RNA sequence: AAGAUGAUCGCGAGUGCCUUCGAGGCAUUUGAGGAAAGUCCGGGCUCCACAGGGCAAUGUGCUGGAUAACGUCCAGCGAGGGUGACCUUAGGGAAAGUGCCAUAGAAAAGUAGACCGCCUGUUUCGGCAGGUAAGGGUGGAAAGGUGCGGUAAGAGUGCACCAGCGGUCAGGUGACUGGCCGGCUCGGUAAACCCCACAUGGAGCAAGACCGAAUAGGGAAGGGAUGAUGCUGCCCGCGGAACCUUCCGGGUUGAGUCGCUUGAAUCAGCAGGCAACUGUCUGAUCUAGAUAAAUGAUCGUCGCCGCGUGAGCGGAACAAAACUCGGCUUAUUGAUU
Numbered sequence: 001a002a003g004a005u006g007a008u009c010g011c012g013a014g015u016g017c018c019u020u021c022g023a024g025g026c027a028u029u030u031g032a033g034g035a036a037a038g039u040c041c042g043g044g045c046u047c048c049a050c051a052g053g054g055c056a057a058u059g060u061g062c063u064g065g066a067u068a069a070c071g072u073c074c075a076g077c078g079a080g081g082g083u084g085a086c087c088u089u090a091g092g093g094a095a096a097g098u099g100c101c102a103u104a105g106a107a108a109a110g111u112a113g114a115c116c117g118c119c120u121g122u123u124u125c126g127g128c129a130g131g132u133a134a135g136g137g138u139g140g141a142a143a144g145g146u147g148c149g150g151u152a153a154g155a156g157u158g159c160a161c162c163a164g165c166g167g168u169c170a171g172g173u174g175a176c177u178g179g180c181c182g183g184c185u186c187g188g189u190a191a192a193c194c195c196c197a198c199a200u201g202g203a204g205c206a207a208g209a210c211c212g213a214a215u216a217g218g219g220a221a222g223g224g225a226u227g228a229u230g231c232u233g234c235c236c237g238c239g240g241a242a243c244c245u246u247c248c249g250g251g252u253u254g255a256g257u258c259g260c261u262u263g264a265a266u267c268a269g270c271a272g273g274c275a276a277c278u279g280u281c282u283g284a285u286c287u288a289g290a291u292a293a294a295u296g297a298u299c300g301u302c303g304c305c306g307c308g309u310g311a312g313c314g315g316a317a318c319a320a321a322a323c324u325c326g327g328c329u330u331a332u333u334g335a336u337u
Stems, first nucleotide, its partner, number of pairs: 001333001003302007011031008033318001037329002040327005045204004052236004057200005062076005077091001078089004092195002097193002099189003115136002117132006144162006163185002165182007208258003211254001218248006229239003265285005270279003304315004
């Protein structure tokens, strides 16, 4: 970006005229999408009593910004990947507590832990008692890593560097980054419960309003100011009716009108902003509104793609409004980077 244009026939809607008055005829204007889809989020709009408080439940989760709002978008930070330009990212807390960590392994989170090994003591020479996490073995993970001291052998036990954590100073709106100090060394998992912060009333255009017709008058059972019924799932609290619920029987009824498309509208320019986006700015424009559902078909010419020497032949996707808007996701043809 979703072929262009012309002709003929056909369909919906608006307007005008005609009319035999019928959802009739004629003329004219107009008539699907980037996703109209999935209905997954978030607004507008409408109704529920202008709808209180608590609990529960659910959702979101680095920082700053955009927005009517968002779980969306933009710019960053951290992390991961790449030689690099750059790309990806659902990313609070594991030092509040609980749970889980299969198999293997001596031991899976504790005052850790002793299977082999190492060291000390003892020995009837088979072992036994104690110390030890350096080395081996198991594992996705074994309680900081490497090295030098130290020690009976060892151990952050001491020191240097590295990693983490905590404190402090500096920079930054902030996420965070850098310097210095302290042996503080604490496993993973929160898309397990949970904790923290923030947010959330429900139902949806079959919402709802109006006109017409009707809701008349009856019977039975149960409940009702000791509160029917409603406000949120529960509790508190509040409003509040003489009626309410179920059944039996009786009666009436439109392919009605509005909501409905002029709106956080579209396009261009200018201005602000890195950007998302914004504007009492300027100019232009009106762009489906049906109701079982219209928007289609055929032919010609040109363009695109494929085949063919050529005349020519063939092909063009996914899919279609239903109150409306912003996103996300999914489907799909071609072109470009």